This is a predicted structure of a 72-nucleotide RNA (transfer RNA) from Candidatus Taylorbacteria bacterium RIFCSPHIGHO2_02_FULL_46_13. It was read from a public genome assembly.

[in-house]
RNA sequence: ACGCCCGUAGCUCAAUGGUAGAGCGUUCCGCUUAUAUCGGAAUGGUUGUGGGUUCGAUUCCCUCCGGGCGCA
Numbered sequence: 001a002c003g004c005c006c007g008u009a010g011c012u013c014a015a016u017g018g019u020a021g022a023g024c025g026u027u028c029c030g031c032u033u034a035u036a037u038c039g040g041a042a043u044g045g046u047u048g049u050g051g052g053u054u055c056g057a058u059u060c061c062c063u064c065c066g067g068g069c070g071c072a
């Protein structure tokens, strides 16, 4: 340089173009003499940037940025 893939919550990952969710984590409460386990509640996001298409974009298209893999 070329080709492919990925970027969403603190972390790991979902989400047929129609109000973005789960698990873990964190905080509080219950339980216990106490801790752990267990149960309940709360806490979570300018969906990497900028444009385009569309009534409507995490999703489709383009550019850029970052990361990974392959080839040389």
Base pairs, nucleotide, nucleotide: 002070003069004068005067006066007065010024011023012022013021018055025043026042027041028040029039030038048064050062051061052060

Its Rfam family is "tRNA". Rfam links the family to the GO term triplet codon-amino acid adaptor activity. Rfam classes the family as a transfer RNA.
Its mean pLDDT, the model's own confidence on a scale to 100, is 82.